RNAcentral holds the full RNA, with entries from ENA and SILVA. Predicted 3D model of a 477-nucleotide part of an RNA (small-subunit ribosomal RNA, 3' major domain) from an uncultured bacterium.
Context: one part of a larger RNA
RNA sequence: UGACGGGGGCCCGCACAAGCGGAGGAACAUGUGGUUUAAUUCGAUGAUACGCGAGGAACCUUACCCGGGCUUGAAUUACAUAAGUAUUUAUUAGAGACAAUAAUUUCCUUUCGGGGACUUAUGUGAAGGUGCUGCAUGGUUGUCGUCAGCUCGUGCCGUGAGGUGUCGGCUUAAGUGCCAUAACGAGCGCAACCCUUUUCCUUAGUUGCCAUCAGUAACGCUGGGCACUCUAUGGAUACUGCCACCGUAAGGUGUGAGGAAGGUGGGGAUGACGUCAAAUCAGCACGGCCCUUACGUCCGGGGCUACACACGUGUUACAAUGGUUAGUACAGAAAGUCGGUUAUCCGUAAGAAUAAUCAAAUCUAAAAAACUAAUCUCAGUUCGGACUGGGGUCUGCAACCCGACCCCACGAAGCUGGAUUCGCUAGUAAUCGCGCAUCAGCCAUGGCGCGGUGAAUACGUUCCCGGGCCUUGUACA
Numbered sequence: 001u002g003a004c005g006g007g008g009g010c011c012c013g014c015a016c017a018a019g020c021g022g023a024g025g026a027a028c029a030u031g032u033g034g035u036u037u038a039a040u041u042c043g044a045u046g047a048u049a050c051g052c053g054a055g056g057a058a059c060c061u062u063a064c065c066c067g068g069g070c071u072u073g074a075a076u077u078a079c080a081u082a083a084g085u086a087u088u089u090a091u092u093a094g095a096g097a098c099a100a101u102a103a104u105u106u107c108c109u110u111u112c113g114g115g116g117a118c119u120u121a122u123g124u125g126a127a128g129g130u131g132c133u134g135c136a137u138g139g140u141u142g143u144c145g146u147c148a149g150c151u152c153g154u155g156c157c158g159u160g161a162g163g164u165g166u167c168g169g170c171u172u173a174a175g176u177g178c179c180a181u182a183a184c185g186a187g188c189g190c191a192a193c194c195c196u197u198u199u200c201c202u203u204a205g206u207u208g209c210c211a212u213c214a215g216u217a218a219c220g221c222u223g224g225g226c227a228c229u230c231u232a233u234g235g236a237u238a239c240u241g242c243c244a245c246c247g248u249a250a251g252g253u254g255u256g257a258g259g260a261a262g263g264u265g266g267g268g269a270u271g272a273c274g275u276c277a278a279a280u281c282a283g284c285a286c287g288g289c290c291c292u293u294a295c296g297u298c299c300g301g302g303g304c305u306a307c308a309c310a311c312g313u314g315u316u317a318c319a320a321u322g323g324u325u326a327g328u329a330c331a332g333a334a335a336g337u338c339g340g341u342u343a344u345c346c347g348u349a350a351g352a353a354u355a356a357u358c359a360a361a362u363c364u365a366a367a368a369a370a371c372u373a374a375u376c377u378c379a380g381u382u383c384g385g386a387c388u389g390g391g392g393u394c395u396g397c398a399a400c401c402c403g404a405c406c407c408c409a410c411g412a413a414g415c416u417g418g419a420u421u422c423g424c425u426a427g428u429a430a431u432c433g434c435g436c437a438u439c440a441g442c443c444a445u446g447g448c449g450c451g452g453u454g455a456a457u458a459c460g461u462u463c464c465c466g467g468g469c470c471u472u473g474u475a476c477a
Stems, first nucleotide, its partner, number of pairs: 001477002003474003007471007015461002019424005026316008034307002042053002064302007076126010088103005107116003128291002131289003137285002139280003142276001144274001149188006155164003168179003194268004199236003203232003208226002213223003239262001242256001243254004318417001322376006335364002339358002343354002346351001383414001388409007430453007
């Protein structure tokens, strides 16, 4: 100087407390461990692994296993030699890769010597490796932590390591500021600048409006109009600015005024010096080592989906704040031509057929659901839906291993969950539906977004956990 203390002081955080809803019990989905296996490819492992890489494992993907092939090789490229003109189609053998045969095609230019482009074969040189090392590395990322810290120049103090500044008092979300001061200044962080949301104004009207006028059986459907809504552009607004009280000041308090909004208005992006030899050589790049008729590469099939079990994360429930049937109102944000699919018609349905519209504020998915009424009357039930049998639909060469969906039947566990444990402070929790990416299809109950309805509680900081500052002790470095 740090680190540590079941030392002290001050302070903060859904850290506790006060509340609300969960997990832990059940069934299923999914990931992991373990076991099994020819293979169950690999990585991630307290917090900081376990619906994680994977924002789509039937083939492909695919890296694994079994079997069948190739060896300048599946892809890229140079040179030499030879043959040519690419190609396309068919037949046969085969699981296919691929092999054989047949047909078809006969490039551009030319001084007719050739030259150029491309293909195939042979040879040579480069290849190739998801093989190892993240403890050789780059880049990127997690975490402490959006915590308030981490440093420098000059000066001063100390023999020196170092200290001071950065400490003290008050204050702040903040090393934020004020006062004081052997320190005076400065940098990276904080804050602000950026995006979005909330209010108003300007400009603009193929969305919106009967606001206003006219037409129509009805509908912004049409003429007409940009007032309003909305969308987009450019601006304005909030600064403790004003008032009262407290305070030297910074600042604090106020159901104070005004205002759409009040003290960082809400949310996002933004992550200092560093820590964990943290993660990643399987995104990519790269040093070294290793393989080279195989640890490379092509193909068929299988596996990654196994199953005495254990754990994590979720979904659905155990019902009446509910189930079923019927009726009916109100969103937002995203997406669409390899597509979205209205309408008509067939089917109980998943879906099928025909014909229109939209590369979209114009067309479409689109029905939002929680809502209302009737019924059920507390039961393993009209709760719950696993599992199983039968029949179908769709995608796709192909649904046996191993897809989703529909109809009929079957109708398991489960009556609110031990110790323990998790999330959340407001448009939040809880609850309700909708969309998107990936994608032929889908094992999505996951991920990322969107809006609808909409709470309770916070006395407080004694205690648990994590962190910051000062101080004190030292078997530590």